This is a predicted structure of a 73-nucleotide RNA (transfer RNA) from a Nanobdellota archaeon. NCBI's taxonomy places the organism under Archaea, Nanobdellati, Nanobdellota. It matches the Rfam family "tRNA". Gene Ontology term of the family: triplet codon-amino acid adaptor activity. Rfam describes the family as follows. Transfer RNA (tRNA) molecules are approximately 80 nucleotides in length. Its mean pLDDT, the model's own confidence on a scale to 100, is 81.
Parts: sequence; structure tokens; C1' cells
RNA sequence: GCCGCCGUGGCUCAGUCGGUAGAGCGUCGCAUUGGUAAUGCGGAGGUCGUGGGUUCGAUUCCCAUCGGUGGCU
Repeated sequence: GCCGCCGUGGCUCAGUCGGUAGAGCGUCGCAUUGGUAAUGCGGAGGUCGUGGGUUCGAUUCCCAUCGGUGGCU
């Protein structure tokens, strides 16, 4: 330099023939217990890496760019 893949709540990931985002773990509260743990119920937390474009509407399509990672030279 060229080609590809990944980037979504604190962590690990799902969701992509476009219709306003979910799970597990963690965290907070409550219940339960003599008290913890475990278990059950409930809550908070993400403008989907960034900027732009297409569209009535974009995490999803297109372009650029940043970071990570793999391959080739």
C1' cells in the first nucleotide's frame, strides 16, 4: 500500500430482505432468611464508533473517516 471482518447499556453478545433496540452477567431496590448466600419480583442504564447521503422513516442501504483484528505484497 491492497483486500476482508468487527465496533450495540459497566462486561460478553443477539437483532441486518429498512418500521422508532433485546438477552445473560453486573448494579440498585423489594421479598424471602435469625443473618448472609442462593432464589423470586421490579428499576436504572445504550442518540447502535464518528460525520454525511438516500428515504416518510436507517443499528440495518451508500460514501468518507477513526479504532481493533486477520490476510496479501